[in-house]
Molecule: transfer RNA
Organism: Solirubrobacterales bacterium
RNA sequence: CGGGGCGUAGCUCAGCCUGGCUAGAGCACUGGCUUUGGGGGUCAGGAGUCGCCGGUUCGAAUCCGGCCGCCCCGA
Numbered sequence: 001c002g003g004g005g006c007g008u009a010g011c012u013c014a015g016c017c018u019g020g021c022u023a024g025a026g027c028a029c030u031g032g033c034u035u036u037g038g039g040g041g042u043c044a045g046g047a048g049u050c051g052c053c054g055g056u057u058c059g060a061a062u063c064c065g066g067c068c069g070c071c072c073c074g075a
Base pairs, nucleotide, nucleotide: 001074002073003072004071005070006069007068010027011026012025013024020058029045030044031043032042033041034040051067052066053065054064055063
């Protein structure tokens, strides 16, 4: 320098190709109940500018452009 993959909740990820419920799951976390207490069980809850900036569109996590970070391959 060229090519490719990835970036979404604290963690691991789904959703993206085919734009439209109000952005989700598991684990973790908080609280209630249960228990002498813990663990376990159960119910409820909090948590995200979908890497950043811009564009297209009535509408963008999703399409387009640029940039940043990590990983792989080539030179």